Predicted 3D model of a 74-nucleotide RNA (transfer RNA) from a Candidatus Aenigmatarchaeota archaeon. The RNAcentral record of the sequence draws on ENA. Taxonomically the source falls in Candidatus Aenigmatarchaeota (Archaea, Nanobdellati). Its mean pLDDT, the model's own confidence on a scale to 100, is 82. Rfam family: tRNA. Its family is annotated with triplet codon-amino acid adaptor activity in the Gene Ontology. By type it is a transfer RNA.

RNA sequence: GCGACCAUAGUCUAGCCUGGUUAGGAUAUGAGCUUCCCAAGCUUAGGACGCGGGUUCAAAUCCCGCUGGUCGCA
Repeated sequence: GCGACCAUAGUCUAGCCUGGUUAGGAUAUGAGCUUCCCAAGCUUAGGACGCGGGUUCAAAUCCCGCUGGUCGCA
């Protein structure tokens, strides 16, 4: 230099191919219930689509660029 893949809560992850449900789940955290206390269990709350642009009635999803990471080629 060229190419491929990846980026979603504090952490892990589904959804992307085939655009449309309040973006789902686990874990962690706060509150409550339970318990003599702790743990466990139950209920509940808040928290996420790397950045910019384009297409579209509508973008996490499609297109372009950028940034970061992994791998391959030279």